[in-house]
About this RNA
A computed fold for an 835-nucleotide part of an RNA from Dinophyceae sp., annotated as large-subunit ribosomal RNA, domain II.
Context: one part of a larger RNA
RNA sequence: GGCGGAGACGAUCGUUGUUGGCGCUGACUAAAUGGAUUCAACCGACCCGUCUUGAAACACGGACCAAGGAGUCUAACAUGUGUGCGAGUAUGCGGGUGUCAAACCUGUAUGCGCAAUGAAAGUAAGUGAUAGGAUUCUUGCACUAUCGACCGACCUUGCGGUUCUCCAAGAGGUUUGAGUUUGAGCAUACCUGUUAGGACCCGAAAGAUGGUGAACUAUGCCUGAGAAGGGUGAAGCCAGGGGAAACUCUGGUGGAGGCUCGUAGCGAUACUGACGUGCAAAUCGUUCGUCAUACUUGGGUAUAGGGGCGAAAGACUAAUCGAACCAUCUAGUAGCUGGUUCCCUCCGAAGUUUCCCUCAGGAUAGCAGGAGUUCAAUCAGUUUUGUCAGGUAAAGCGAAUGAUUAGAGGAUUCGGGGACGCGUUGUCCUCGACCUAUUCUCAAACUUUAAAUGGGCAAGAUCCAGGAGUUACUUAAUUGAACUUCUGGGAGCAAUGUGAACUCUUAGUGGGCCAUUUUUGGUAAGCAGAACUGGCGAUGAGGGGUCAACCUAACGUUGGGUUAAGGUGCCUAACUAUCCGCUCAUCAGACACCAAAAGGGUGUUGGUCGAUUUAGACAGCAGGACGGUGGUCAUGGAAGUUGAAAUCCGCUAAGGAGUGUGUAACAACUCACCUGCCGAAUCGACUGGCCCCGAAAAUUGAUGGCGCUGAAGCGGAUGACCGAUACCCAACCAUUGCUGCAAAGGCGAUGCAACAAUGAGUAGGAGGGCGUGGAAGUUGUGGCGAAGCUUUUGACGUGAGUCUGAGCGAAACAGCUUCUAGUGCAGAUCUUGGU
Numbered sequence: 001g002g003c004g005g006a007g008a009c010g011a012u013c014g015u016u017g018u019u020g021g022c023g024c025u026g027a028c029u030a031a032a033u034g035g036a037u038u039c040a041a042c043c044g045a046c047c048c049g050u051c052u053u054g055a056a057a058c059a060c061g062g063a064c065c066a067a068g069g070a071g072u073c074u075a076a077c078a079u080g081u082g083u084g085c086g087a088g089u090a091u092g093c094g095g096g097u098g099u100c101a102a103a104c105c106u107g108u109a110u111g112c113g114c115a116a117u118g119a120a121a122g123u124a125a126g127u128g129a130u131a132g133g134a135u136u137c138u139u140g141c142a143c144u145a146u147c148g149a150c151c152g153a154c155c156u157u158g159c160g161g162u163u164c165u166c167c168a169a170g171a172g173g174u175u176u177g178a179g180u181u182u183g184a185g186c187a188u189a190c191c192u193g194u195u196a197g198g199a200c201c202c203g204a205a206a207g208a209u210g211g212u213g214a215a216c217u218a219u220g221c222c223u224g225a226g227a228a229g230g231g232u233g234a235a236g237c238c239a240g241g242g243g244a245a246a247c248u249c250u251g252g253u254g255g256a257g258g259c260u261c262g263u264a265g266c267g268a269u270a271c272u273g274a275c276g277u278g279c280a281a282a283u284c285g286u287u288c289g290u291c292a293u294a295c296u297u298g299g300g301u302a303u304a305g306g307g308g309c310g311a312a313a314g315a316c317u318a319a320u321c322g323a324a325c326c327a328u329c330u331a332g333u334a335g336c337u338g339g340u341u342c343c344c345u346c347c348g349a350a351g352u353u354u355c356c357c358u359c360a361g362g363a364u365a366g367c368a369g370g371a372g373u374u375c376a377a378u379c380a381g382u383u384u385u386g387u388c389a390g391g392u393a394a395a396g397c398g399a400a401u402g403a404u405u406a407g408a409g410g411a412u413u414c415g416g417g418g419a420c421g422c423g424u425u426g427u428c429c430u431c432g433a434c435c436u437a438u439u440c441u442c443a444a445a446c447u448u449u450a451a452a453u454g455g456g457c458a459a460g461a462u463c464c465a466g467g468a469g470u471u472a473c474u475u476a477a478u479u480g481a482a483c484u485u486c487u488g489g490g491a492g493c494a495a496u497g498u499g500a501a502c503u504c505u506u507a508g509u510g511g512g513c514c515a516u517u518u519u520u521g522g523u524a525a526g527c528a529g530a531a532c533u534g535g536c537g538a539u540g541a542g543g544g545g546u547c548a549a550c551c552u553a554a555c556g557u558u559g560g561g562u563u564a565a566g567g568u569g570c571c572u573a574a575c576u577a578u579c580c581g582c583u584c585a586u587c588a589g590a591c592a593c594c595a596a597a598a599g600g601g602u603g604u605u606g607g608u609c610g611a612u613u614u615a616g617a618c619a620g621c622a623g624g625a626c627g628g629u630g631g632u633c634a635u636g637g638a639a640g641u642u643g644a645a646a647u648c649c650g651c652u653a654a655g656g657a658g659u660g661u662g663u664a665a666c667a668a669c670u671c672a673c674c675u676g677c678c679g680a681a682u683c684g685a686c687u688g689g690c691c692c693c694g695a696a697a698a699u700u701g702a703u704g705g706c707g708c709u710g711a712a713g714c715g716g717a718u719g720a721c722c723g724a725u726a727c728c729c730a731a732c733c734a735u736u737g738c739u740g741c742a743a744a745g746g747c748g749a750u751g752c753a754a755c756a757a758u759g760a761g762u763a764g765g766a767g768g769g770c771g772u773g774g775a776a777g778u779u780g781u782g783g784c785g786a787a788g789c790u791u792u793u794g795a796c797g798u799g800a801g802u803c804u805g806a807g808c809g810a811a812a813c814a815g816c817u818u819c820u821a822g823u824g825c826a827g828a829u830c831u832u833g834g835u
Stems, first nucleotide, its partner, number of pairs: 047062004063835006071340001073197006080190006088112003092108005116123002128147005148181003151177003154173004160167002200339002203336001207329006218303009227293001229261003232257001236253007265290003270286002273284002305321001307317002342769006352365001354363003366509002368506008379497002382495002384459005394449001395447002401443003406438001408436003413433008463489009473480001512536004517531005541552003556732007566722003569706003575719001577718006589708001599693003603690010620677005626650003632644002656671001660669002733759005739753003770824001772821010788808004794803003
């Protein structure tokens, strides 16, 4: 390798059985298992929009309904994509033709492109090499990297020519260009973006130009009108008296006055009265001011807006005045506020860097999306191994620097004090400095030493080894370095994970906040400022009663199973589980973040240390508690006991020159101390746990509530169970990736099939859809009833939405393919109308 046999599996075919789908349909039923709505119970559940780190907010907008209502158009530019032609391209104009506003042919001008560079005069581009791409032979594209050559500019040199100051071959240069090296553009359409325009919509305070107003009111002038009745009693005058006179006194008369009381009038003090959707966009009542003049008032006239007028209040100038009103420039501008309209799918931020008359804003980089391009190689928030740098924690100070406590020893020296000596400088004592060996305590700007974590490099093919050569560099040197070239070697060259690299373009953001750890300021802060990491913002779910950030854990739609955190008396799913301790609270306690301390307690329960005790302790009851002595001093007095200094002796079993009560002083009692009775443990200090005190506030009140006491409290141990959108399994949906697929009638690659992984999301981006008005084409519906409206008819789609039945209605309407846009509302103190 072939043949044969057996078995298993698979494919195909046949037969039988079971179960299902579809088709052709049949019979029965008129509500139900379908749909909608109302009520009730249980579980969950705070009001949307908005700015914001953060909104249910005691932040703002919002009664309700209908209709209207906000990124548009033009120009220029940029990227991308499609189409036409292509070293060209493009309908600007002329001419021709024509089926006559089209289309076609042709000429010409112009734009952009085909050549750059230089300020300009001007000058003006050789098919290059190496590596990758790239491999069995050959070839070696685009592209990438490096190095050349060429052109222009600039610089150096200068064969030669020349009108004598220019031209210039050639040779160069760590210089420079938006260049060349066999072209890629032009036109057009669309998306996106930028800029200018009203520029997404609404909104100022202002500014300018030209006009209109003094019927309100301010003031002047002209001309008119009006303003009871009293009081007071100036000047002047009269009479009488006095006086030599000057003059004066008395009584009258008189009737002055920015005088007085007070009406009309004009005004407007108080009640801070009435009213306060009024009688009234300033009124009414009572009260009050003034009232013969700077009085009140009619009419006329004059003064006009940066102007008037002002007995001056920034008052008044037509309900407007710290600059009137009207129109226009004007849709003025706003880095500011508010709003900004259908659906689904995929991805998904930032609050940081630098700069800015920058701090409520921009640009720039970062983060993010989209479009891709080129490749199967490489890469890494990881570990290991090797190696390098460092001076933080710690440590150290009988090591340096600086600070710092305590004694000890000390030859010499210095300073202060003292004793002796004869002040002759001598001896001795002492304090301090100083020296020596120790000792105590420290350092962000001290350090010998010196971590952990973290950081750099390396762990191969662009490699390794060897030979030769070049050089103006380097060396004492053919030494080295760099480069060129030749020969040889040849791959699991740490582990693990992983598709990688690159280009173009653009949005949003550029207020942040929190937690563990580290850390600066601050008495501290839910304070301010930093670092690493993780979160919230942008995010739901289970748990912590409640809760942006804590714990668990990130989410398509369903079903089942198992857990996490946390729980298991009832509310409330799950053990009134088991075992061992503690705790009694007339304010018990009850779970991290998280929600009272220092300090106390003879409450109770543990621990450590030290005492006493059968030679009889502690506690209890009982007895004694004496003498010298009324100790000395002081005192008016002081006898144990006001005070001061001392505090012995004797006798005893023991008794203090006295622990308290007491007295004027004594006395008396008591204690320490001793003894008897009793018969076994007792006392003190310190330190833990639980409990108590410390602990006073405004609506009634909160371990979440009820309640709970050998707990349902606190501490420890052990099982069982409950418990998420987490994990596992199954089905379906979507997205992404990879793989396969059209031979026979038709269609189908924008398709069909299999497999795998994934599914959170604000700002923002992309893709695919739904709906509206109009236009073209095409196919249709409609008086046998179009649109529209109503509806408890049902059906489809994740959804925007669509289809269908019935009723009203009475004349138009729809699908598909394209084009086009004044195309979608809940909000804007939005506009208009209605309720």

Lineage of the source: Eukaryota > Sar > Alveolata > Dinophyceae. The coordinates come from a structure-prediction model, not an experiment, and the mean pLDDT is 81. It matches the Rfam family "Eukaryotic large subunit ribosomal RNA". The family is grouped with related families in Rfam's "LSU clan". The literature on the family includes a 2001 paper in Science by Yusupov et al., "Crystal structure of the ribosome at 5.5 A resolution".